Predicted 3D model of a 110-nucleotide RNA (TPP riboswitch aptamer (THI element)) from Azospirillum griseum. It was read from a public genome assembly, where an Rfam model found it. Rfam family: TPP riboswitch aptamer (THI element). Rfam describes the family as follows. Vitamin B(1) in its active form thiamin pyrophosphate (TPP) is an essential coenzyme that is synthesised by coupling of pyrimidine and thiazole moieties in bacteria. The previously detected thiamin-regulatory element, thi box was extended, resulting in a new, highly conserved RNA secondary structure, the THI element, which is widely distributed in eubacteria and also occurs in some archaea. The organism belongs to Azospirillum, within Bacteria. Model confidence (mean pLDDT): 76 of 100.
[in-house]
RNA sequence: GGCGUCACUGGGGGGAGCCGAUGGUCGGCUGAGAGGUCCUGUCACACCGGGACGACCCCUGGAACCUGAUCCGGUUCACACCGGCGUAGGGAUCAGUGAGCCACCAUGAG
Repeated sequence: GGCGUCACUGGGGGGAGCCGAUGGUCGGCUGAGAGGUCCUGUCACACCGGGACGACCCCUGGAACCUGAUCCGGUUCACACCGGCGUAGGGAUCAGUGAGCCACCAUGAG
């Protein structure tokens, strides 16, 4: 000096499904995460909406996540999963500290 490596800190982005029962919830499944805490709106027939913080994942070499999509094929009770769509269209443009590794330079010793 460099790094498609690791950890931490600050900043930024993101999602919360399926099954069974059920008044504000409970149990189960997959998953990193399936709403943990607080505040708040509606009075219904919805199984709901908003805000702050937290956990988790992701930050351009970007499939974290969104759109297409109530998508297509396999599989499943369903979600999940696998393949396609996909060289698609968007997406947070980071900063710092430490460690590790690599390269080079200088000096000393043998």